[in-house]
Predicted 3D model of a 109-nucleotide RNA (TPP riboswitch aptamer (THI element)) from Altererythrobacter sp. Root672. The source organism's lineage runs through Bacteria, Pseudomonadati, Alphaproteobacteria, Sphingomonadales and Altererythrobacter.
RNA sequence: CCGGCAUCCCCGGGGGACCGCUCAGCGCGGUUGAGAGGGAGCGAGCACGCUCCGACCCGCCGAACCUGAUCCGGCUCACACCGGCGUAGGGAGGGAGACGCGGUCAUCG
Numbered sequence: 001c002c003g004g005c006a007u008c009c010c011c012g013g014g015g016g017a018c019c020g021c022u023c024a025g026c027g028c029g030g031u032u033g034a035g036a037g038g039g040a041g042c043g044a045g046c047a048c049g050c051u052c053c054g055a056c057c058c059g060c061c062g063a064a065c066c067u068g069a070u071c072c073g074g075c076u077c078a079c080a081c082c083g084g085c086g087u088a089g090g091g092a093g094g095g096a097g098a099c100g101c102g103g104u105c106a107u108c109g
Stems, first nucleotide, its partner, number of pairs: 001103003005100001007096004011059004017031005038053006065090003071084004
């Protein structure tokens, strides 16, 4: 001097399932998971839908997540999980310089 792995800042994307009980509260208990309503609000009145915030995960080296998919096989009460689909189609990024890291050059020994 360069790079930008990690780091930091700002910004953005995304999901929230299954089982049982009760019955009107995003209830109670349990399971998986990083995360399964933690906080506030609206509507419905079916343990339902939506918005904002938080937490969590992910941002092109992108299986976070969506589509195909009410998919196929195994397993499970079910979800989850494993394999396939899958070299599929989509999917949200910019900046910083100090130390660490890598490369290069110069100087000194």